RNA sequence: UUGAAAGAUAUGGAAGAGACUAUAUAUUAGCGCCGAAGGUGAAAAAACUCUCAGGCAAAAGGACCAUAUCCGGACG
Numbered sequence: 001u002u003g004a005a006a007g008a009u010a011u012g013g014a015a016g017a018g019a020c021u022a023u024a025u026a027u028u029a030g031c032g033c034c035g036a037a038g039g040u041g042a043a044a045a046a047a048c049u050c051u052c053a054g055g056c057a058a059a060a061g062g063a064c065c066a067u068a069u070c071c072g073g074a075c076g
Stems, first nucleotide, its partner, number of pairs: 001076001007070007018031001020030003032056003038052001039050001041048001
């Protein structure tokens, strides 16, 4: 001095499934569903699988993607 991967932060995008029923004012009960936080399973891994947790108007969350910054120091 080139500045990869990984990680962190910020911004933007971001699906699915009952604003169900009952009782009552809740972290209630019942039934029905979703799969993109996390987790389980299998030669390994996955956006597969299971649905434990989570979720099923909105809000919040949200895998993943993009951009910027920080960090890092692969490679030259």